[in-house]
RNA sequence: UCAUGUUAAAGGCAAACCUAUGAGAAAUCUAGGGACGCAAAGCUAUAGGGCCUGCAAAAGGUAGCCAGUUGUCUUG
Numbered sequence: 001u002c003a004u005g006u007u008a009a010a011g012g013c014a015a016a017c018c019u020a021u022g023a024g025a026a027a028u029c030u031a032g033g034g035a036c037g038c039a040a041a042g043c044u045a046u047a048g049g050g051c052c053u054g055c056a057a058a059a060g061g062u063a064g065c066c067a068g069u070u071g072u073c074u075u076g
Stems, first nucleotide, its partner, number of pairs: 002076002005073001012038002017033004022029002036064001042069003048066002050062004
């Protein structure tokens, strides 16, 4: 530098659901609990596509759909 993700190690994240006299029109989000999973389930939503909300071409959301980008460990 490139490839790899069967096993192992260290550390990490956290779906559904529950709680809140929480935020929001909603999607959805935030905090605590939780543990389905994740080798990028790190980051990016005015670089792009998809999807969701919305009367909408406004506006918002989703990175745990694809994508872009950076990076740890194992093995070769």